Transfer RNA from Portunus trituberculatus, 72 nucleotides, folded computationally.
The source organism's lineage runs through Eukaryota, Altocrustacea, Malacostraca, Eumalacostraca and Portunus.
RNAcentral holds the sequence, with entries from Rfam.
[in-house]
RNA sequence: CACUGCGUAGUGUAGUGGUUAGCACACUCGACUCACAAUCGAGAAGGCUGGGUUCAAGUCCCAGCGCAGUGA
Numbered sequence: 001c002a003c004u005g006c007g008u009a010g011u012g013u014a015g016u017g018g019u020u021a022g023c024a025c026a027c028u029c030g031a032c033u034c035a036c037a038a039u040c041g042a043g044a045a046g047g048c049u050g051g052g053u054u055c056a057a058g059u060c061c062c063a064g065c066g067c068a069g070u071g072a
Stems, first nucleotide, its partner, number of pairs: 001071007010025004018055001027043005048064005
């Protein structure tokens, strides 16, 4: 430099263009306990950036940025 793939919560991830964007761990609060752990209940926390297509975009298209891989 070229090509390919990926970018979703603190971490790891799921998600046919249409339901309130789910799951696990972690975190917070409560219950339980003398206390802690475990367990149970509840809660907070999310679409890399900018455009385009569409009635509607996490999903499709373009550019950029970042990461990984391949090639020179």